[in-house]
RNA sequence: CUGGAGAGUUUGAUCCUGGCUCAGAACGAACGCUGGCGGCGUGCCUAACACAUGCAAGUCGAGCGAGAAAGGAGGCUUCGGUCUCUGAGUAAAGCGGCGCACGGGUGAGUAACACGUGGGUAACCUGCCCUUCAGUGGGGGAUAACAGCUCGAAAGGGCUGCUAAUACCGCAUACGACGAUACCGACAGAAGUAGAUGUCGUGAAAGGGGCGAAAGCCUCGCUGAAGGAGGGGCUCGCGGUCCAUUAGCCAGUUGGUGGGGUGACGGCCUACCAAAGCGACGAUGGAUAGCUGGUCUGAGAGGAUGAUCAGCCACACUGGAACUGAGACACGGUCCAGACUCCUACGGGAGGCAGCAGUGGGGAAUAUUGCGCAAUGGGCGAAAGCCUGACGCAGCAACGCCGCGUGUGUGAUGAAGGCCUUAGGGUUGUAAAGCACUGUUCAGAGGGAAGAAUAAGCGGGCGUCAUAGCUCGCCCUGACGGUACCUCUGCAGAAAGCACUGGCUAACUCCGUGCCAGCAGCCGCGGUAAUACGGAGAGUGCAAGCGUUGUUCGGAAUUACUGGGCGUAAAGGGCGUCUAGGCGGCGUGUCAAGUCAUGUGUGAAAUCCCUCGGCUCAACCGAGGACGUGCACCUGAAACUGGCAGGCUUGAGUCCUGGAGGGGGCAGCGGAAUUCCCGGUGUAGAGGUGAAAUUCGUAGAUAUCGGGAGGAACACCAGUGGCGUAGGCGGCUGCCUGGCCAGAGACUGACGCUAAAGCGCGAAAGCGUGGGUAGCAAACAGGAUUAGAUACCCUGGUAGUCCACGCCGUAAACGAUGGGUACUAGCUAUACUGGGUGUUGACCCCCGGUGUGGCGUAGCUAACGCGUUAAGUACCCCGCCUGGGGAGUACGGCCGCAAGGUUAAAACUCAAAGGAAUUGACGGGGGCCCGCACAAGCGGUGGAGCAUGUGGUUUAAUUCGACGCAACGCGCAGAACCUUACCCGGCCUUGACAUCCUACGAAUCCCCCCGAAAAGGGGGAGUGCCCUUCGGGGAGCGUGGAGACAGGUGCUGCAUGGCUGUCGUCAGCUCGUGUCGUGAGAUGUUGGGUUAAGUCCCGCAACGAGCGCAACCCCUAUCGUUAGUUGCCAGCAUUCAGUUGGGCACUCUAGCGAGACUGCCGGUGUUAAACCGGAGGAAGGUGGGGACGACGUCAAGUCCUCAUGGCCCUUAUGGUCGGGGCUACACACGUGCUACAAUGGUAGGUACAGAGCGCAGCGAAGCCGCGAGGCGGAGCGAAUCGCAGAAAACCUACCUCAGUUCGGACUGGAGUCUGCAACUCGACUCCAUGAAGCCGGAAUCGCUAGUAAUCGCGGAUCAGAACGCCGCGGUGAAUACGUUCCCGGGCCUUGUACACACCGCCCGUCACACCAUGGGAGUUGUUUGGACCCAAAAUCGCCGAGCCAACCUUCGGGAAGCAAGCGCCUAAGGUCUGAAUAGCGACUGGGGUGAAGUCGUAACAAGGUAGCCGUAGGGGAACCUGCGGCUGGAUCACCUCCUUU
Repeated sequence: CUGGAGAGUUUGAUCCUGGCUCAGAACGAACGCUGGCGGCGUGCCUAACACAUGCAAGUCGAGCGAGAAAGGAGGCUUCGGUCUCUGAGUAAAGCGGCGCACGGGUGAGUAACACGUGGGUAACCUGCCCUUCAGUGGGGGAUAACAGCUCGAAAGGGCUGCUAAUACCGCAUACGACGAUACCGACAGAAGUAGAUGUCGUGAAAGGGGCGAAAGCCUCGCUGAAGGAGGGGCUCGCGGUCCAUUAGCCAGUUGGUGGGGUGACGGCCUACCAAAGCGACGAUGGAUAGCUGGUCUGAGAGGAUGAUCAGCCACACUGGAACUGAGACACGGUCCAGACUCCUACGGGAGGCAGCAGUGGGGAAUAUUGCGCAAUGGGCGAAAGCCUGACGCAGCAACGCCGCGUGUGUGAUGAAGGCCUUAGGGUUGUAAAGCACUGUUCAGAGGGAAGAAUAAGCGGGCGUCAUAGCUCGCCCUGACGGUACCUCUGCAGAAAGCACUGGCUAACUCCGUGCCAGCAGCCGCGGUAAUACGGAGAGUGCAAGCGUUGUUCGGAAUUACUGGGCGUAAAGGGCGUCUAGGCGGCGUGUCAAGUCAUGUGUGAAAUCCCUCGGCUCAACCGAGGACGUGCACCUGAAACUGGCAGGCUUGAGUCCUGGAGGGGGCAGCGGAAUUCCCGGUGUAGAGGUGAAAUUCGUAGAUAUCGGGAGGAACACCAGUGGCGUAGGCGGCUGCCUGGCCAGAGACUGACGCUAAAGCGCGAAAGCGUGGGUAGCAAACAGGAUUAGAUACCCUGGUAGUCCACGCCGUAAACGAUGGGUACUAGCUAUACUGGGUGUUGACCCCCGGUGUGGCGUAGCUAACGCGUUAAGUACCCCGCCUGGGGAGUACGGCCGCAAGGUUAAAACUCAAAGGAAUUGACGGGGGCCCGCACAAGCGGUGGAGCAUGUGGUUUAAUUCGACGCAACGCGCAGAACCUUACCCGGCCUUGACAUCCUACGAAUCCCCCCGAAAAGGGGGAGUGCCCUUCGGGGAGCGUGGAGACAGGUGCUGCAUGGCUGUCGUCAGCUCGUGUCGUGAGAUGUUGGGUUAAGUCCCGCAACGAGCGCAACCCCUAUCGUUAGUUGCCAGCAUUCAGUUGGGCACUCUAGCGAGACUGCCGGUGUUAAACCGGAGGAAGGUGGGGACGACGUCAAGUCCUCAUGGCCCUUAUGGUCGGGGCUACACACGUGCUACAAUGGUAGGUACAGAGCGCAGCGAAGCCGCGAGGCGGAGCGAAUCGCAGAAAACCUACCUCAGUUCGGACUGGAGUCUGCAACUCGACUCCAUGAAGCCGGAAUCGCUAGUAAUCGCGGAUCAGAACGCCGCGGUGAAUACGUUCCCGGGCCUUGUACACACCGCCCGUCACACCAUGGGAGUUGUUUGGACCCAAAAUCGCCGAGCCAACCUUCGGGAAGCAAGCGCCUAAGGUCUGAAUAGCGACUGGGGUGAAGUCGUAACAAGGUAGCCGUAGGGGAACCUGCGGCUGGAUCACCUCCUUU
């Protein structure tokens, strides 16, 4: 010393940069809702707009003259009146004095000595007040009031006459005053001046009151002089706004001399002379603004502000001017001009609230036409006193601050009600009620003359020469106000709201709504389950307030002095040189400007802070202290900075020797190549491309040889090599020339560093003039490509590229890194150079210097990275930045021939825009590797007919769902009715179904009528079971009734569960601990091998683990064993027949076991994992098949399987019946079947399965039928019986290549079967019919072995109805070189502007709407400069023939003065001409914004032509092309360098 907090928002996530926003405090506030009391404060921020009415500055009779009236009393009276006293020396007016310059208001103007602060005034003034000294004598002439006359509507005058003074004027007197002069003269550089002395001259005055007989005294005044106090004038240093898109300004301007003027200095004014003065340390101009103490905020430094209070200034309707006065150029004075308002008799007049109230107006907005001079203060007065909208009070306003209250205690049944609910309860909530208290406040009553009062006045005393002073006593005065306060009484009675409740930010649920209505400070909420909208309940926060809006500071280190930055985020000037400026090496001396220290003065009061005190507390108020970081002065110190003087050598420079170099300029020379020309040879092509064409060529090209011309550029050498400040520089030689390095000495002696302005240089493109032109090549033309192709590609081709001279002045002009100095580990390469050692030498090694590179320590960095060539550590100087867009744009200035460059905004708009790194995803990036992915094969689809599903269309309905793979012979393992959800029609309404109540009846069965049926109506039969106290009750069923409820294939699969598909049976997905990284994250999981596999091995900052893989399970292949009926039959017997006896060996069946593990051998491999080969074995390297599906993705599918939240329907969206539909049919697609035939068809014959199924069933034999089938009924609940003939195959015969003996659709006829019923709408049979189709375009599918292909069989569903589906066995192939390509996937890596993740992102024109803005023919204002015209009032000057009291006078007059006139100057006004600024403006330019507009695809991946910068041309547009540049380009290869071994 008392003092410092952050949060939200860019991303998938992270760190950083950076803006926006919030939390705090404050206010002269306003608005919304609400409102009990008191105290203290505050209250037109806007129209310096206009003002009705009243008041706001008067006072003095003790300066002067004059002086009423009403009323009252009295006298007289002719009753009309009059007189006296009083009112009263009063009112009113006047002369005179003082005041009116204070107090009060406002902030328009003013950027200035206006203000603040500190000085100066030897260049000044000062009424009243104080102190001191001296004086106050004697005269004079007027004038207002008043009176009379008179002008005018009025306001106001005019003339004549009278009069006083503290009014006015002489004279006298007068000091230290003033003036002149002489002399001395501190001080001082001088000019000059204070001061001292002498002489001469000049300058005053007023009286009033009291006492007194008077003299006189007292008192208030008056005059001169000196001083003081207080006040003021002038002047100087310093300080406090913005714009340079204001850079030059200035003619009284700068100075001098003379004069004038002022209280005073001064160009303040004037004449003359000189030509100065100010300015990047910001003049001039423009904009804005009263300044300060302070106030608000802030940790502070600062920032903002200048209400109330206080100091200063300015202003007073606008502009100008002076008068009076001590003081004014005067708020409530004068004159003039102007605008406005009012009066008017039209001739003329009057006015100035930015005083207090108040009115209108403006505005979001700001009060009473109050009381009082009682207090404080002011003016006048001797005083009493008068005046005072200053002031003191009251009124209005929650406008602010502070204080108090709206009750306290108890009270569980946790009441009722509300809200929520999982229906149990929870919450509101001790809250209420109830009970017991209290009385602040409130109401009523009473008290309270309390406090606020002191002063003045009067009287006494002390004291003094006298005042002054001290003290005592008496008396008077209160607007506030019967107020504060106190007491008594009464009643819980009369007193709570506002905002918020998604995060920030304390506080959560329900309902309503459904991207609507709305909210919102930022992020953002709302599209049917909203803690974000609206309401309710509950809660949170403040509280007589609470919120909102506005403004300021803070947070914001977001302008960074304290306290920021510039490689990539915004930001290093393209480079050099130099002026000003800034900064500056080592000693010595000196000065004391900076600096430091003590002291002094000042820094007003109030405020802030501390302490104490006063109102019950507080706010508020009082007292004391502290502070006021500043300025000035005095004295001192001398380290540091600085000045001066004088030195030094290390910084810097010069000289000498040597050296390297594409440094620059000029001139000359050379070869290779391209093109062209000429000639020769030679013949049909050449050229060009992805492929082509345009083009060239039979008039001879291309090719090739020789000769020639011309221009431009200089291969190899050549190198992260060299030189140069940068741009840049490359053949060779010569000349001229700049810089650099090394070495050794000598010299100069800080001469240095940096560098605004300035000057110079400055690639390419471009411009001007003149040349030149081989190649290349914008523009242009043609050919291609393409949807288009104003491009990429091709053929041509002009500017240009080249030279000379002159412009331009910009680039990704980059190391995106300004220059200088010093310091801070190394290793290594290279260029030039010096030294040492060795060597014959090339050269090697070591140590230096200067460059150029790489890696790297510390350190730094947001990270990437930088790292002695710093982006490290410090200092000095310059440039630059402050969110994105608008925009490097507009306007203005400067430069340029132009193109354009440079300097450089704003409105508006967004909440981001960015940097680096991370994880993914993606790439028409790369590497490695898998998969019937391609390839190699086999067979299909796409063409036909039919079946089936879908779309579409149709329909009363054609129910619904499924839509790329992963919907479409899918849900449907089977729609004639049913199913059925759809349509039409007929019916039911507690319902077809569930639970409960009640009444009746058991249940149930049969018949009749009506009807399409459902339904409706009627009749008949018939009583059971359990218990019983015999009355009855119960179970169960039916019927009727009432209501709770049922019911819904209604909606939402984007509210859900469950289940399922898919990537994908792909090899992946993660965790713990540790480690690395600021972090997201990384590591592990990457790497080397290997595998089907994240399978295993090795290595490794990782070590382990989990879910997946594999294995464990099932089927199958071999064997063993157990068991033999219904199975089997080797041997025995028997039969037509395993039929029977017998047997259980075999087959088979189905239980249990065995077997295979890279176990063994060899090789390869890292002594590994593993791979290759082999042996044995039924099987060999997961033997084959199945089940099994990680973390997750697709808001994938399903609310119509089921379940379920919410919503919806309730005589219907429920239920039921009949009929219809789901079966429609121009068409399109998917999936299949059958074919097109001879590897076939037909006919005949012969053989061999497996797995299944069967009682409302399979159904044999036998008989009938051409057949479907019928009759029949044995056997079988099935290793027994049946379905059940397997078919292809094989044998034989025919068919002989044809729309057929292929193919079978369609149709006619006749039938069978199922079923209540085959019309819509079944299957099958027979006869007849005999369509398309002759192998299928583009395209596309499946399959790697018992597989494809082909052949049949069975089953589920099912009354019937498969070409589909699910299974079963029979026959049984071909091919795989391989991984370039297509598709999908895995790992690593790379780029990214993607993260909704490439189906991404995103650019520009055009069209539409809105917004702000630039230009714009002009037009309308405002401000202002210059020149000129006119010129009021007023000052000053001149003049003054008119007028004129004081003084002088010789009385004639004079002096002085006044009016009038003229002049200078000048406000307002006018004319001309500029400048600046603002508004409007037809039209026009770009810009911004806007859920779903148009055209393209430029950029991000190699973005499909790498991109970008500058420039030029071109084009609807993004853009394209040329030239030069950059890497902020991917990929591959090479070179160089580095690291490790």
This is a predicted structure of a 1541-nucleotide RNA (small-subunit ribosomal RNA) from a Myxococcota bacterium. Lineage of the source: Bacteria > Pseudomonadati > Myxococcota.